Predicted 3D model of an 81-nucleotide RNA (c-di-GMP-I-GGC riboswitch aptamer) from Rubrobacter tropicus. Taxonomically the source falls in Rubrobacter (Bacteria, Bacillati, Rubrobacterales, Rubrobacteraceae). The coordinates come from a structure-prediction model, not an experiment, and the mean pLDDT is 83. The sequence is in RNAcentral, with records from Rfam.
RNA sequence: CCUGGAAAAGGUAAACCCGCCGCGAGGCGGGGGCACAAAGCCACGGACCUCACUCACGGGGAGGCAGCCGGGCCGCCGAAG
Numbered sequence: 001c002c003u004g005g006a007a008a009a010g011g012u013a014a015a016c017c018c019g020c021c022g023c024g025a026g027g028c029g030g031g032g033g034c035a036c037a038a039a040g041c042c043a044c045g046g047a048c049c050u051c052a053c054u055c056a057c058g059g060g061g062a063g064g065c066a067g068c069c070g071g072g073c074c075g076c077c078g079a080a081g
Base pairs, nucleotide, nucleotide: 002081004077011036012035016031017030018029019028020027021026034067040073041072042071044070045069046068048064049063050062051061053059054058
């Protein structure tokens, strides 16, 4: 460095419920806990989703999503190999 079985210290938080914000996808806070060794950060590429436009049904525009897959940056612990 690769890899990730167990453990310790800790961390994140799906569905669902409540409040607030947003046209919406969705976000934030509280509860909750399905899961996660990058489920930390970044929308760069693809996928998906939303809104409006156009009406050629395809296109481009503005957004969302990092817990879909790649990519970039940073990083805790630690057995065997």